[in-house]
Context: one part of a larger RNA
RNA sequence: ACCGGCGAGUUACGUUAACAUGCAAGGUUAAGUGGAAAAAAGCGGAGCCGAAGAGAAAUCGAGUCUUAAUAGGGCGAAUUAGUAUGUUGAUGUAAACCCGAAACCAGGUGAUCUAUUCAUGAGCAGGCUGAAGCUUAGGUAAAAUUAAGUGGAGGGCCGAACCGUAGUACGCUAAAAAGUGCCCGGAUGACUUGUGAAUAGCGGUGAAAUUCCAAUCGAACCUGGAGAUAGCUGGUUCUCCCCGAAAUAGCUUUAGGGCUAGCGUGUGAUUUUAAGUUAUGGGGGUAGAGCACUGAAUGUGGAAUGGCGACGCCUAGUCGUACUGACUACAAUCAAACUCCGAAUACCAUUAUGUAUAAUCAUGCAGUCGGAAUGCGGGAGAUAAGUUCCGUAUUCGCGAGGGAAACAACCCAGAUCGUCAGCUAAGGUCCCAAAACCAUGUUAAGUGAGAAAGGUUGUGAGAUUUCAUAGACAACUAGGAUGUUGGCUCAGAAGCAGCCAUCAUUUAAAGAGUGCGUAAUAGCUCACUAGUCAAGAGAUCUUGCGCCAAUAAUGUAACGGGACUAAACAUGGUACCGAAGCUACGGGUACGAAAGUACGUUAGGGGAGCGUUCUAAGGGCAAUGAAGCUAGACCGUGAGGACUGGUGGAGCGCUUAGAAGUGAGAAUGCCGGU
Numbered sequence: 001a002c003c004g005g006c007g008a009g010u011u012a013c014g015u016u017a018a019c020a021u022g023c024a025a026g027g028u029u030a031a032g033u034g035g036a037a038a039a040a041a042g043c044g045g046a047g048c049c050g051a052a053g054a055g056a057a058a059u060c061g062a063g064u065c066u067u068a069a070u071a072g073g074g075c076g077a078a079u080u081a082g083u084a085u086g087u088u089g090a091u092g093u094a095a096a097c098c099c100g101a102a103a104c105c106a107g108g109u110g111a112u113c114u115a116u117u118c119a120u121g122a123g124c125a126g127g128c129u130g131a132a133g134c135u136u137a138g139g140u141a142a143a144a145u146u147a148a149g150u151g152g153a154g155g156g157c158c159g160a161a162c163c164g165u166a167g168u169a170c171g172c173u174a175a176a177a178a179g180u181g182c183c184c185g186g187a188u189g190a191c192u193u194g195u196g197a198a199u200a201g202c203g204g205u206g207a208a209a210u211u212c213c214a215a216u217c218g219a220a221c222c223u224g225g226a227g228a229u230a231g232c233u234g235g236u237u238c239u240c241c242c243c244g245a246a247a248u249a250g251c252u253u254u255a256g257g258g259c260u261a262g263c264g265u266g267u268g269a270u271u272u273u274a275a276g277u278u279a280u281g282g283g284g285g286u287a288g289a290g291c292a293c294u295g296a297a298u299g300u301g302g303a304a305u306g307g308c309g310a311c312g313c314c315u316a317g318u319c320g321u322a323c324u325g326a327c328u329a330c331a332a333u334c335a336a337a338c339u340c341c342g343a344a345u346a347c348c349a350u351u352a353u354g355u356a357u358a359a360u361c362a363u364g365c366a367g368u369c370g371g372a373a374u375g376c377g378g379g380a381g382a383u384a385a386g387u388u389c390c391g392u393a394u395u396c397g398c399g400a401g402g403g404a405a406a407c408a409a410c411c412c413a414g415a416u417c418g419u420c421a422g423c424u425a426a427g428g429u430c431c432c433a434a435a436a437c438c439a440u441g442u443u444a445a446g447u448g449a450g451a452a453a454g455g456u457u458g459u460g461a462g463a464u465u466u467c468a469u470a471g472a473c474a475a476c477u478a479g480g481a482u483g484u485u486g487g488c489u490c491a492g493a494a495g496c497a498g499c500c501a502u503c504a505u506u507u508a509a510a511g512a513g514u515g516c517g518u519a520a521u522a523g524c525u526c527a528c529u530a531g532u533c534a535a536g537a538g539a540u541c542u543u544g545c546g547c548c549a550a551u552a553a554u555g556u557a558a559c560g561g562g563a564c565u566a567a568a569c570a571u572g573g574u575a576c577c578g579a580a581g582c583u584a585c586g587g588g589u590a591c592g593a594a595a596g597u598a599c600g601u602u603a604g605g606g607g608a609g610c611g612u613u614c615u616a617a618g619g620g621c622a623a624u625g626a627a628g629c630u631a632g633a634c635c636g637u638g639a640g641g642a643c644u645g646g647u648g649g650a651g652c653g654c655u656u657a658g659a660a661g662u663g664a665g666a667a668u669g670c671c672g673g674u
Base pairs, nucleotide, nucleotide: 001674002673003672004671005670006669011094012093013092014091015090016089017088018087019086020085021084022083023082026049027048028047032043033042053060054059063075064074065073066072097235098234100232104225105224106223107222108221109220115199116198117197118196119195120194121193122192123191124189126158127157128156129154133150134149135148136147137146138145162186163185164184167182168181169180170179201217203213204212210219238609239608240607241606242605243604248261249260250259251258252257262368263367264365265364266363267362268361269360270359271358276353277352279350280349281348282347288341289339290338294335295334296333298331299330300329301328302327306323307321308320309319310318311317371396372395373394374393375392376391377390378389379388380387401412402411403410416587417586418585419584421583422582423581427577428576429575430562431561432560436574438573439571440570441569442568448564454548455547456546458545459544460543461542462541463540464539465538466537467536475532476531477530478529479528481505482504483503486500487499488498511526515524516523588599589598590597591596610663612660613659614658615657616656617655618654620652621651628647629646630645631644632643634641635640
């Protein structure tokens, strides 16, 4: 891992509701008795529930209590159905659907491991060093002291046994539940070790690490309390049919749990009350808008007050001011906490319509309280988030089918079952791949098939305007002059560093000069004019489709692919394809008198059944072969049920009732097998 077996809402006593049965203003017995194979009938009325309530109570009583009150008010009556037993749902108390803690407490067992201690024994190759003391000699008045010798101290040195384990490699389903190799520390000591003993869990022991106390230690192990408790996790076994949620509010030592309400379901009663639509009547201060208030904010004009300067017999004051700017006029603005205004919706009421699988009320049973995305209206955030918090709608959740390449929450559409029938939706119609390489324009960028500010003499459409056969625009030829080098400035300044002025003349035309240039001149050029040429040219605005801007990590990789110049985009039209939608034909179930309507579904509620074991009664099968096993194209909507053959070799179905150790794929389930 697989297969097989086992494996989870039970039982007792209460409460409550529904249903069934008996009796009924009553209902009913309990213990006991009875009898005896086991039971039952009968007896037993104690007790319990009901038929009357009110009050704290005395007490009174269809009333009573409050009270001074026969005022009013509260609870009752008037409107009578209960009770006993059984079944089922739920609930309470019990282990209470099953498995699962870490823990807590009690009584015991452990120091053969290990920690420390006690008693008594044992062990430590070899080598090195050479303390004190002593001796001798020198030395001294005597000492001190010096040298040599002797001596053999030390938690001394090196290093085996022995004890240890710092480093590293291997091992890590090991040779080993802590080891092996190499290397390393101590090795006469606070050393190591044998044997015997001591200390015990609310404890011991500890050169102290919460370390050790038998491979177990922030409190050992064993047994018991004990099926501790678990608002937590996991699991909870046959079928079909009907309905079908919630992820919100309030409270909560509450936040992943509860209770009540909301939303679901079953039953009963009542009613025309619901949703939707029509009409009428309401209140409002949102969107928008506005500036009349409250504030914000801009420009222009007027302007008090204040400042500054001048004048003044430095008083009074007058004048000036590129200062300040209340207030005011005009113009143009802004606001969730502004409003002179003000919708659409929504909401409330009434009216008409609407009539069922509706609404309301009563009652049994729930589940839900982590929601998600998208569109719209907002708060928070950065007008970030697959973010967060509200409102509102939809979908998912609990929803299959078609489309979006794939894709809970987007678009279309809600699957009762069958059909090798038809029509459509969204979306599509060159090939993959069902269906038009169907029309008129645009695009040339593979734009389509990712993106902004900004840029664009890409190209299409429209509008306005200027010039133009009295010749425009472009190009070419020629001219582009004179006073004058204007004045000033300057070393110089001559059209062209800078400042001021910017006239006049000759002209077809020519600026006191558009740019380049020079030290300054010079030189080139432009404006402007004529000629040549010959038909459109310039400017601005609006708009369609493009272009640039455009950079990422394995591999094209920003159409799903092939590919496409339409098979792209825009416009309008016809045809076709396309779903579990709709239709057609046939079947089933629910509700309903019928006509007809309905039948996706998680949590959850309700209904109807299948099968297993045993019991009772009835009626059967079986050696002419029971059960079990096995093969098969049979029957039933399903759980399931027959039949025939083979095998097997002794018991077993059916009908109607009853009782349950009654259904397995999951629980890191338990046991066994392979």
The prediction has a mean pLDDT of 85.
This is a predicted structure of a 674-nucleotide part of an RNA (large-subunit ribosomal RNA, domain II) from a fish gut metagenome.
The full RNA is in RNAcentral, with records from MGnify.